[in-house]
Source information: RNAcentral holds the full RNA, with entries from ENA, Greengenes and SILVA. This is a predicted structure of a 476-nucleotide part of an RNA (small-subunit ribosomal RNA, 3' major domain) from an uncultured bacterium.

Context: one part of a larger RNA
RNA sequence: UGACGGGGACCCGCACAAGCGGUGGAGCAUGUGGUUUAAUUCGAAGCAACGCGAAGAACCUUACCCGGCCUUGACAUCCCCCUGACAGUGUAUGUAAUGUACAUUCCCUUCGGGGCAGGGGAGACAGGUGGUGCAUGGUUGUCGUCAGCUCGUGUCGUGAGAUGUUGGGUUAAGUCCCGCAACGAGCGCAACCCUUACCCACAGUAGCCAGCACAAAAGGUGGGCACUCUGUGGGGACUGCCGGGGACAACCCGGAGGAAGGUGGGGAUGACGUCAAAUCAUCAUGCCCCUUAUGGCCGGGGCUACACACGUGCUACAAUGGCGUAAACAAAGGGAAGCGAGAGAGUGAUCUUAAGCGAAACUCAAAAAUAACGUCCCAGUUCGGAUUGCAGUCUGCAACUCGACUGCAUGAAGCUGGAAUCGCUAGUAAUCGCGGAUCAGAAUGCCGCGGUGAAUACGUUCCCGGGUCUUGUACU
Numbered sequence: 001u002g003a004c005g006g007g008g009a010c011c012c013g014c015a016c017a018a019g020c021g022g023u024g025g026a027g028c029a030u031g032u033g034g035u036u037u038a039a040u041u042c043g044a045a046g047c048a049a050c051g052c053g054a055a056g057a058a059c060c061u062u063a064c065c066c067g068g069c070c071u072u073g074a075c076a077u078c079c080c081c082c083u084g085a086c087a088g089u090g091u092a093u094g095u096a097a098u099g100u101a102c103a104u105u106c107c108c109u110u111c112g113g114g115g116c117a118g119g120g121g122a123g124a125c126a127g128g129u130g131g132u133g134c135a136u137g138g139u140u141g142u143c144g145u146c147a148g149c150u151c152g153u154g155u156c157g158u159g160a161g162a163u164g165u166u167g168g169g170u171u172a173a174g175u176c177c178c179g180c181a182a183c184g185a186g187c188g189c190a191a192c193c194c195u196u197a198c199c200c201a202c203a204g205u206a207g208c209c210a211g212c213a214c215a216a217a218a219g220g221u222g223g224g225c226a227c228u229c230u231g232u233g234g235g236g237a238c239u240g241c242c243g244g245g246g247a248c249a250a251c252c253c254g255g256a257g258g259a260a261g262g263u264g265g266g267g268a269u270g271a272c273g274u275c276a277a278a279u280c281a282u283c284a285u286g287c288c289c290c291u292u293a294u295g296g297c298c299g300g301g302g303c304u305a306c307a308c309a310c311g312u313g314c315u316a317c318a319a320u321g322g323c324g325u326a327a328a329c330a331a332a333g334g335g336a337a338g339c340g341a342g343a344g345a346g347u348g349a350u351c352u353u354a355a356g357c358g359a360a361a362c363u364c365a366a367a368a369a370u371a372a373c374g375u376c377c378c379a380g381u382u383c384g385g386a387u388u389g390c391a392g393u394c395u396g397c398a399a400c401u402c403g404a405c406u407g408c409a410u411g412a413a414g415c416u417g418g419a420a421u422c423g424c425u426a427g428u429a430a431u432c433g434c435g436g437a438u439c440a441g442a443a444u445g446c447c448g449c450g451g452u453g454a455a456u457a458c459g460u461u462c463c464c465g466g467g468u469c470u471u472g473u474a475c476u
Base pairs, nucleotide, nucleotide: 002475003473004472005471007470008469009468010467011466012465013464015460016459019424020423021422022421023420026315027314028313029312030311031310032309033308034306035305042053043052064301065300066299067298068297069296070295073125077124078123079121080120081119082118083117084116088104089103090102091101092100093099106115107114108113127290128289130288131287132286136284137283138279139278140277141275143273148187149186150185151184152183153182154163155162156161167178168177169176193267194266195265196264198235199234200233201232202231203230204229207225208224209223212222213221214220238261241255242254243253244252245251317417321376322375323374324373325372327370333364334363335362338357339356342353343352344351345350383414388409389408390407391406392405393404394403430452431451432450433449434448435447436446
């Protein structure tokens, strides 16, 4: 100087408290451990591993296992020889896969050859999701969006170092003000960026319809761009104004006006560093290792196993509810090997036919909770839906291992969950549906979108984490 303290002072954070809803009990989904297995590929490990890499394992993926096959190789460059075409296309035949046979078809040329492609050969080499993240780059997590981390010159100290950065106030903030042997500066903070909330101008189709006309099913048509909206540019908020407090400062409290008020809400943005943190399996890469195999191809299996244990979720245990009937109101997205209206068939998943639409045009698309009416009457039930049987639909070469969905039947556990533990401070929690990526098919996961819409915060004694100053020290 730091680090540490069951030392002190001050301060902050859904840290506690005050509230609301969960997890822990049940069934199922999913990840992990363990066990099993020929294999159940590998990685991730307190917070910061465990619906994580994986935005999607039937084959493929796939790295694992078994079996069969290849050896200059599936891929790149170089040399020699051969062919003019192998490839491609067609036919025949055949394998699980690599094959085999026939037919067909190159370009340029100074005719020496060259290009291109394939076959054969020799090796140089290819190849490796083999090892080492404790050899590395790059990327990422975390403390933490915490307010800190430093430098130049000067001054002080023998020196390590100190000062500045401490102090008095203040702030979300090393934010600002004042003081001061310091004066300045850099990386951070804030602002500049995106989005959302208000207004104006411009633009007016595929959007909109106030007034006029046609039409009457509909902004459907003429017409219009006022309104909604869309999308470009501006404005608007700055403690600007008023009152009070304060050192006449910074700033704090209250008020006015305003769509918005003191950082308006949200996002992007992550300082110096810490954890030899994570990743050699995204990629790159040093070294080591394999080279008729630790490389390559194919079929099948496995990653989906199951006494059990844990994490994360979904659905419930019901009447603030279940079921039925018939009405209403979104936003954000996707669509061509696609979205698919309408009509018809089917109880249904879906099928047949097929209009329109590369989409402010057509379509996915029905929003659902909600409101109204009816029914159930507190029960393991008209709650709950696991499990199982049968019959089907769809995708796909193929749903046995191992897909999703539909109909009928079956109708398990479960009556609110021990110790313990998690999230959340406002359009938030809770609750309700909708969309997208991945994707042939396959979400209760993930990423978004809107609808309905709370309760509580006295306070900082205590638990956890963090910041500043100070003190002690068997550590540095």